Overview:
This is a predicted structure of a 369-nucleotide RNA (Bacterial RNase P class A) from a bacterium. It was read from a public genome assembly, where an Rfam model found it. The coordinates come from a structure-prediction model, not an experiment, and the mean pLDDT is 75. It matches the Rfam family "Bacterial RNase P class A". Its family is annotated with ribonuclease P activity, dimeric ribonuclease P complex and tRNA processing in the Gene Ontology.
RNA sequence: AGAGUUGACCGCGCGGUCGCGUCCCGAUUUAUCGGGAUGAGGAAAGUCCGAACUCCACAGGACAGAGUGCUCGCUAACAGCGAGGCGCCGCGAGGCAUCGGAAAGCGCCACAGAAAACAUACUAUCGGCCUACAGGCUGAUAAAGGGUGAAAAGGUGAGGUAAGCUCUCAUCGGCAUUCAUCGUGAGGUGAAUGAUCGGCAAGCCCCACUCGGAGCAAGGUCAAGCAACGGUAAUUCGGAGUAUACACUCCGGUGCGAAACUGUCCGUUUCGUCUUAACCGUGGGUGGACCGCUUGACGAUAAUGGCAACAUUAUCGCGAGGCAGAUGACCGCAUAGAACAGAAUUCGGCUUACGGGUCGACUCUCCUG
Numbered sequence: 001a002g003a004g005u006u007g008a009c010c011g012c013g014c015g016g017u018c019g020c021g022u023c024c025c026g027a028u029u030u031a032u033c034g035g036g037a038u039g040a041g042g043a044a045a046g047u048c049c050g051a052a053c054u055c056c057a058c059a060g061g062a063c064a065g066a067g068u069g070c071u072c073g074c075u076a077a078c079a080g081c082g083a084g085g086c087g088c089c090g091c092g093a094g095g096c097a098u099c100g101g102a103a104a105g106c107g108c109c110a111c112a113g114a115a116a117a118c119a120u121a122c123u124a125u126c127g128g129c130c131u132a133c134a135g136g137c138u139g140a141u142a143a144a145g146g147g148u149g150a151a152a153a154g155g156u157g158a159g160g161u162a163a164g165c166u167c168u169c170a171u172c173g174g175c176a177u178u179c180a181u182c183g184u185g186a187g188g189u190g191a192a193u194g195a196u197c198g199g200c201a202a203g204c205c206c207c208a209c210u211c212g213g214a215g216c217a218a219g220g221u222c223a224a225g226c227a228a229c230g231g232u233a234a235u236u237c238g239g240a241g242u243a244u245a246c247a248c249u250c251c252g253g254u255g256c257g258a259a260a261c262u263g264u265c266c267g268u269u270u271c272g273u274c275u276u277a278a279c280c281g282u283g284g285g286u287g288g289a290c291c292g293c294u295u296g297a298c299g300a301u302a303a304u305g306g307c308a309a310c311a312u313u314a315u316c317g318c319g320a321g322g323c324a325g326a327u328g329a330c331c332g333c334a335u336a337g338a339a340c341a342g343a344a345u346u347c348g349g350c351u352u353a354c355g356g357g358u359c360g361a362c363u364c365u366c367c368u369g
Base pairs, nucleotide, nucleotide: 001365002364003363004362005361006360007359008358009357010356013333014332015331016330017329018328020039021038022037023036024035025034026033027032041340045351046350048349049348050347051346052345053215054214055213056212060266061265062264063263065211066210067209068208069207070084071083072082073081074080085099087096088095089094100206101205105204106203107200108199109198122146123145125140126139127138128137129136130135154172155171156170157169158168159167173197174196175194176193177192178191179190180189181188182187219291220290221289222288228282229281230280231279232278236253237252238251239250240249241248255273256272257271258270259269260268261267298317299316300315301314302313303312304311305310
C1' cells in the first nucleotide's frame, strides 16, 4: 500500500418565531393567561419464541397433543446468549441453515442404469461345443477392467485360481466393542479384538426432557338506562320450629341433573332438585368517565470476580403515556446529513428492511528500512 475477517457506535446538530400533548408552579376566577420541565425506534416493524401481570380457580392425575434435542455455563425464562466438542468450508483471521437413535419396525432414493440394500450379470474375463473365423450356444463369477448415476458390497500389494471374489496373507482407513489414560463434560490419545464397511428420521417412528388456558379489547370501579318472554332434566330419608295431621320454613345425609376447569376420561368445586340458580333461544337498554398506564427482572458510571455471556456492590438519574388518536411549519448557521420508517400494558430475545459515516482488534499478499 492492497485484499479480507470480525466487534461496537451514530441514525441530522445548534439557535430563533409561531402552533400541539402531559406534568409542575403562579396569577386570575371558572374560563383563561404566564413561566418551567419533557415529548416515537434501532428496528417502534413481523406477531416468531419466552416471561411479568390479570382472570378462569380451591387446585390435581392420566391419555392425546405440542415443543426441544452434542457438552458445560449465564438468565426470571426461552428454540435466546457465551465458551467448548464432533463434522464440513476457507492459505488464514474466521464461518456453517450441522448435532439423540438407521443392529425396534415401516417407508423413500426421480431420471439414467443389469441392479438402489438379505440390491445386480449390460459390456467384459475364463472353460466347453460349433464355425463361413464375422460370430453363435452353453457353463462359471456379489465383479478384478469398463459404462450409468449424487451414491453401486473400503483402499493398496502379494499369493492362489480356468478366470475371478477378503478365497488367503500383510498393511492402511472408517465403524463397533473392551481396556488404559487426559478432561467437570461432550470428547481426545493409545492398544487389542472384530463373523464389521449405502444414504435419508427438517419421512412416519423410537428415546429423553419440558409444557394448564385465555389475554390490557386481560381485569376492576363509578355513573346512566331498559323489558321482558319461552324452553330444558332431576329421588328419598332424618331432625328442629309453628299448631295434632296436612301444609310452610330451616339444617343435614343420600341419589340424580346442570355448569366451570385447552381436547377426552377420572377427579374436584359450585348451584339446583318443580320452579328457579345455571344453561340454551328470542327481544330490549347502555356503549360515558376513571383505574389498570408507566419506578422497571430499568438506565448511566465505577470497582471486584469471570476467557466470556454475566454477577455482586456503590454512587447518580426518573428523561411519551395519546385515545379516532399529541411532537408540525418557517428562518439562520453548520454538515456525513441520507435511507428503512411512528409508541398504545411492559420486558428479554430472534427475524426482516435500511442511505451514509465513525472507531477498535485480527489475517493474508507485496514493497521499504